[in-house]
Context: one part of a larger RNA
RNA sequence: GUCAGCGACUUAUUUUGUUUAGCAAGCUUAACAUUAGGUAGGCGCAGAGAAAUCUAGUCUGAAAGGGCGAAAGUUAAACUUAAUAGACCCGAAACCGAGCGAUCUAUCCAUGAACAGGUUGAAUGUAAAAUAAAAUUUACUGGAGGACCGAACCGGUAUCUGUUGCAAAAGAUUCGGAUGAUUUGUGGAUAGGGGUGAAAGGCUAAUCAAGCUCGGAGAUAGCUGGUUCUCUCCGAAAGCUAUUUAGGUAGCGCCUUAUAAAUAAUAAUUAUUGGUAAAGCACUGUAUUGAUUAAGUUUUACUGAAUCAUAACAAACUAAGAAUAAUAAUUAUUUUAUUAUAGGAGACACACAAAGGGUGAUAACAUCCUUUGUGAAAAGGGAAACAACCCAGAUCAUAAAUUAAGGUCCCUAAAUUCUAUUUAAGUGGAAAAUGAUGUUAAUUUUUCUUUGACAAUCAAAAGGUGGGCUUAGAAGCAGCCAUCCUUUAAAGAAAGCGCAAUAGCUCAUUGAUCUAGAAAGUUAAUACGAAAAAUUUAACGGGGCUAAAAUAGAUACCGAAAUUAUGAACAUUAUUUUUGUGGUAGGAGAGCGUUGUGUAAAUCAGAGAAGAAUUAUUAAAAACUAAUUUUGAGAUAUCACAAGUGCGAAUGCUGAU
Numbered sequence: 001g002u003c004a005g006c007g008a009c010u011u012a013u014u015u016u017g018u019u020u021a022g023c024a025a026g027c028u029u030a031a032c033a034u035u036a037g038g039u040a041g042g043c044g045c046a047g048a049g050a051a052a053u054c055u056a057g058u059c060u061g062a063a064a065g066g067g068c069g070a071a072a073g074u075u076a077a078a079c080u081u082a083a084u085a086g087a088c089c090c091g092a093a094a095c096c097g098a099g100c101g102a103u104c105u106a107u108c109c110a111u112g113a114a115c116a117g118g119u120u121g122a123a124u125g126u127a128a129a130a131u132a133a134a135a136u137u138u139a140c141u142g143g144a145g146g147a148c149c150g151a152a153c154c155g156g157u158a159u160c161u162g163u164u165g166c167a168a169a170a171g172a173u174u175c176g177g178a179u180g181a182u183u184u185g186u187g188g189a190u191a192g193g194g195g196u197g198a199a200a201g202g203c204u205a206a207u208c209a210a211g212c213u214c215g216g217a218g219a220u221a222g223c224u225g226g227u228u229c230u231c232u233c234c235g236a237a238a239g240c241u242a243u244u245u246a247g248g249u250a251g252c253g254c255c256u257u258a259u260a261a262a263u264a265a266u267a268a269u270u271a272u273u274g275g276u277a278a279a280g281c282a283c284u285g286u287a288u289u290g291a292u293u294a295a296g297u298u299u300u301a302c303u304g305a306a307u308c309a310u311a312a313c314a315a316a317c318u319a320a321g322a323a324u325a326a327u328a329a330u331u332a333u334u335u336u337a338u339u340a341u342a343g344g345a346g347a348c349a350c351a352c353a354a355a356g357g358g359u360g361a362u363a364a365c366a367u368c369c370u371u372u373g374u375g376a377a378a379a380g381g382g383a384a385a386c387a388a389c390c391c392a393g394a395u396c397a398u399a400a401a402u403u404a405a406g407g408u409c410c411c412u413a414a415a416u417u418c419u420a421u422u423u424a425a426g427u428g429g430a431a432a433a434u435g436a437u438g439u440u441a442a443u444u445u446u447u448c449u450u451u452g453a454c455a456a457u458c459a460a461a462a463g464g465u466g467g468g469c470u471u472a473g474a475a476g477c478a479g480c481c482a483u484c485c486u487u488u489a490a491a492g493a494a495a496g497c498g499c500a501a502u503a504g505c506u507c508a509u510u511g512a513u514c515u516a517g518a519a520a521g522u523u524a525a526u527a528c529g530a531a532a533a534a535u536u537u538a539a540c541g542g543g544g545c546u547a548a549a550a551u552a553g554a555u556a557c558c559g560a561a562a563u564u565a566u567g568a569a570c571a572u573u574a575u576u577u578u579u580g581u582g583g584u585a586g587g588a589g590a591g592c593g594u595u596g597u598g599u600a601a602a603u604c605a606g607a608g609a610a611g612a613a614u615u616a617u618u619a620a621a622a623a624c625u626a627a628u629u630u631u632g633a634g635a636u637a638u639c640a641c642a643a644g645u646g647c648g649a650a651u652g653c654u655g656a657u
Stems, first nucleotide, its partner, number of pairs: 001657006011085004017079007026043003032037001047054002057068004088226002091223001095216006106190009115180001117149003120145001125140005153177003158173004192208001194204003229591006239252005254346001255344007263337001264334009279318002284314003289309003295303002350375010380391003395568004400564003406558003409543003415555001417554006428545001434529002438526006446519003456513005462486003467481003492507001495506003569581003592646001594643005602636003611630006618623001
């Protein structure tokens, strides 16, 4: 892991409501007792007031008025809810009591035991030297030490192995102590908020920030997990308020069931309310420009409140002001969709999307409000895949039809459909500021043009003059000033290159050749650059596409559990038609099966009961029934009653494998 068995809303008392039954202004017994009784008690039949008290009323108030009252109950059974009890089941860490433990280990007490071998060589002693005597020196002796090296013994430094081990702490190599605060045998002492501790919260029998065993005990658990057959009807919430409250609970809102009542929603019309959006600038605040002027400074310049005109801004500005929304009435439509009372809930972690806002960075699959939708609790089709997007709400059946969103070259059902355009970038099939003779279209009272434009080619592009100044020089062209006149078809006191300065080459400008449009903008559409990332093409789902891309339009087809058709079931309704039948938490209803009891001294059964296995029929389901095989002695219809009454989950329990 699998299989089999076991495994969770019970029981008692009281209580709420519903249903059924009995009796009814009454109903009913408890103990006891046993044909019977027993009437103590309980509930009800009258309330109001703090009370005296009054009484279908009473209390309050000066009164008016106002509050609470005046309608049948009670007993039993079943179901349901609550309370008290372990109270649906399993689950703590803990707390308390009484005992048991020091054969492990900590410390201590008593009494015993153990420590190869080697090294070092303290004190002391002796001898000699030395001295007045000592001191002192030398040699020998001696054998001290929490001394040294190193086995046993005690330990456990480092690494490796081991890690379902040899072992719930070991093995290998290495290492520390090894006459001592040493190690060790035996016996004994200290016991749980206690011991013991050269102190690590260590150890106290593989257990220690309070041992173990039994008991209080089914401790408690606003927490986690689990909670067993079927079908039918309806169907939520994740909000508000309060909370030692925030993952709990209570009241209200939202769901359901019953009863009662007479509404409710939507649309249209009419009427009403308002200060949001947009707008505006008289007010409040911010703020632009000009005019004029009080005032400021010794005067001017300048500044400049207020006033007038003028361009603006505002969640906490409004003289003015929508749409939606809201309220009322009337009419119409809608299969009561509404409200109240009573019983039962669940829920009070919400998520995303669109729109209006706050916070944030006009960040977030961010966070907090409002309105709506979907998910939650919703399957089906589309979006390649994709709770929350688009279409659409699945009672069941059908090799039937029509459509929605979305699609129609192939994968892949359906157009290689039609008309008119655009795109050449694989744009389509990711992105900005911004850049550019891409392309298309529109537009201009723009400019030039057969008196010849634009481009190209051949020429000219001069003289006064090297203008004046400056400067070494300054000659069109370093810089400053001026920028005229002449000849001309035209030619700047020069737009650029160039020289030390000149020179030289172009340009503007003009002629000729040529020949028909040319130049410059603006707007719109479309394409291009800007455009570099990490496992793999990888930014159309793929193939592939120049349409099978884009824009505008047309027709046809495909396409869902939608709609329709046919058939079936159930609900609603007096009946038919119609309408309805997705569903978590949850409410309500109807059933199936299991065990036992009565029915049952009945029925079935060795001509084969129960059990086991297989197959088949039937029913909307739980399930029923039959047949066959096996087996060998009991089983049980029907209708009732009573429950140890249904397993896939609980890191469930026991067994098997």

Large-subunit ribosomal RNA, domain II from Candidatus Carsonella ruddii, 657 nucleotides, folded computationally. Its mean pLDDT, the model's own confidence on a scale to 100, is 84. Lineage of the source: Bacteria > Pseudomonadota > Gammaproteobacteria > Halomonadaceae > Candidatus Carsonella.